[in-house]
RNA sequence: GCUCCCGUAGCUCAGUUGGCAGAGCACUGGCCUUGUAAUCCAGAGGUCGUCAGUUCGAUCCUGACCGGGAGCU
Repeated sequence: GCUCCCGUAGCUCAGUUGGCAGAGCACUGGCCUUGUAAUCCAGAGGUCGUCAGUUCGAUCCUGACCGGGAGCU
């Protein structure tokens, strides 16, 4: 230098032939307990890496860039 893959909640990851963003753990509150933990119930938490394009509508499609990884030279 070229090619490919990945980037979504604090962490690990789903998701969608384009139409209200989710799970587990963690966190907060409650229930329970003599108390703590565990169980159970509820809640909060997201510019879906960034910028543009296509579209009535983009996490999803296209391009560039940024970060991480792999391969080739």

A computed fold for a 73-nucleotide RNA from a Clostridia bacterium, annotated as transfer RNA. NCBI's taxonomy places the organism under Bacteria, Bacillati, Bacillota, Clostridia. The coordinates come from a structure-prediction model, not an experiment, and the mean pLDDT is 81. Its Rfam family is "tRNA". The family's RNA type in Rfam is transfer RNA. Rfam links the family to the GO term triplet codon-amino acid adaptor activity.